Transfer RNA from a Minisyncoccales bacterium, 75 nucleotides, folded computationally. Its Rfam family is "tRNA". About the family: Transfer RNA (tRNA) molecules are approximately 80 nucleotides in length. Taxonomically the source falls in Minisyncoccales (Bacteria, Bacillati, Minisyncoccota, Minisyncoccia). The sequence is in RNAcentral, with records from ENA. Model confidence (mean pLDDT): 80 of 100.
RNA sequence: GCGGGCGUAGCUUAGUUGGCUUAAAGCGCAUGAUUGUCGAUCAUGAGAUCGUGGGUUCGAAUCCCAUCGCCCGCG
Numbered sequence: 001g002c003g004g005g006c007g008u009a010g011c012u013u014a015g016u017u018g019g020c021u022u023a024a025a026g027c028g029c030a031u032g033a034u035u036g037u038c039g040a041u042c043a044u045g046a047g048a049u050c051g052u053g054g055g056u057u058c059g060a061a062u063c064c065c066a067u068c069g070c071c072c073g074c075g
Stems, first nucleotide, its partner, number of pairs: 001074007010027004019058001029045005051067005
C1' cells in the first nucleotide's frame, strides 16, 4: 500500500430482510425493603443521539460514501 472483519450503556452481548412507541438483556452502579453486619434475595431507578462526519429516504443502529481505532490476511 491492497483486501476483509469488528466498533451499540462502566463491562459482555442482542437487535443488522430500514418502520414508527421508551434501542433490549445479563453483570455492575444508586436508593429502599429484609437480615445483628456483610453477602444473598426482592422492589424501584439512573446510564448508550448505536466510533466520527456526510449522503439516500417520509423514516437509518440497520443502506451508500469518506474517515478514525483495533484485529486478520496479502504484498